[in-house]
Context: one part of a larger RNA
RNA sequence: CUCUGGUUAAGGAACUCGGCAAAAUAGCACCGUAACUUCGGGAGAAGGUGUACCCCCAUCAGGUGAUUGUUUUUUUCAUUCAUGAGCCGAAGGGGGUUGCAGUGAAACGGGGGGAGCGACUGUUUACUAAAAACACAGGACUCUGCGAAGUCGUAAGACGAAGUAUAGGGUCUGACGCCUGCCCGGUGCCGGAAGGUUAAGGGGACGUGUUAUCUUCGGAGAAGCACCGAACCGAAGCCCCGGUAAACGGCGGCCGUAACUAUAACGGUCCUAAGGUAGCGAAAUUCCUUGUCGGGUAAGUUCCGACCCGCACGAAAGGCGUAACGAUUUGGGCACUGUCUCAACAACGCACCCG
Numbered sequence: 001c002u003c004u005g006g007u008u009a010a011g012g013a014a015c016u017c018g019g020c021a022a023a024a025u026a027g028c029a030c031c032g033u034a035a036c037u038u039c040g041g042g043a044g045a046a047g048g049u050g051u052a053c054c055c056c057c058a059u060c061a062g063g064u065g066a067u068u069g070u071u072u073u074u075u076u077c078a079u080u081c082a083u084g085a086g087c088c089g090a091a092g093g094g095g096g097u098u099g100c101a102g103u104g105a106a107a108c109g110g111g112g113g114g115a116g117c118g119a120c121u122g123u124u125u126a127c128u129a130a131a132a133a134c135a136c137a138g139g140a141c142u143c144u145g146c147g148a149a150g151u152c153g154u155a156a157g158a159c160g161a162a163g164u165a166u167a168g169g170g171u172c173u174g175a176c177g178c179c180u181g182c183c184c185g186g187u188g189c190c191g192g193a194a195g196g197u198u199a200a201g202g203g204g205a206c207g208u209g210u211u212a213u214c215u216u217c218g219g220a221g222a223a224g225c226a227c228c229g230a231a232c233c234g235a236a237g238c239c240c241c242g243g244u245a246a247a248c249g250g251c252g253g254c255c256g257u258a259a260c261u262a263u264a265a266c267g268g269u270c271c272u273a274a275g276g277u278a279g280c281g282a283a284a285u286u287c288c289u290u291g292u293c294g295g296g297u298a299a300g301u302u303c304c305g306a307c308c309c310g311c312a313c314g315a316a317a318g319g320c321g322u323a324a325c326g327a328u329u330u331g332g333g334c335a336c337u338g339u340c341u342c343a344a345c346a347a348c349g350c351a352c353c354c355g
Stems, first nucleotide, its partner, number of pairs: 002349001004347001006345003010341002014339001019336001027051005036041001038175001052097006062088003068082002072078001098102001110334001114330003117326002122134002138173007150159003176321004181251003186248002188244005195239003201233002207227004213220002252270005279313001280310001291307005
């Protein structure tokens, strides 16, 4: 130097990415306790006061219950009702003693206000992530009529379920409150079946090979047996016709216009399946951007409240709120402190020295 614990003048976060770490708070009793709220909470809110020992009230309240009497019984035991010794004794009132200090050590909440996210208790990356991720109760769509759908298995079989649509499977959303707009053109799914297309199969025309026979000797050629195989018939699917968005998804552009200017309720035009509704908005989303204004600070790229020109929010890949909750994220203040100004001291180890 370093490790561990300890103390510190004055200041008190000036430290730092950040109060990280440390300090502070602390038990029990009483008083007292705000916004907000789903009326349960918030709450140990916050903020105060008391706390030791001795004497007295005091035979305190209360507990225990010896002894004695009594009742029932023929007696004992036992039982009922009185009596109330001794012992234990919370809390309280009065007076006194004492220290700097009385939960005298130890154990033993720091607290308040704003915002984001997630409702909550839970779960998770065994060994760098505990979270805003997962789950969740609740909501919705969809499949499934029972030898269910679905899943595992080649099968037998099993789970589902010794269940039966108030059940079971899948997908999305995620308490609660207020809500959840428009588009079915594309893709998917569901329904339809007239027409088009169409496989195997059916169907067998024409043609070919072979040759009994006929022959003008060139050839023709029945039946049979083979080969080739046209038309025509022919399911689902697809085309087609509808439905469906808490299915996959999507939700415009240009130009002009009001008696200052600016802006545009209004008009024109092009395109589309339809052109983003409510609510929110520089946001966990905003590039330009440290946007602009206001608040807080002496000074604020963060924070809070607004504005809206939303590069590129938006309604169950839910929208916006929300009490309670959180080893969550973020900004500010009180208390407190060696985090710091700025370092100092003492202790035990390690190191170091001798053997």

Notes: The part of an RNA shown here (large-subunit ribosomal RNA, domain IV) has 355 nucleotides and comes from an ANME-2 cluster archaeon. NCBI's taxonomy places the organism under Archaea, Methanobacteriati, Methanobacteriota, Methanosarcinales, ANME-2 cluster. Model confidence (mean pLDDT): 87 of 100.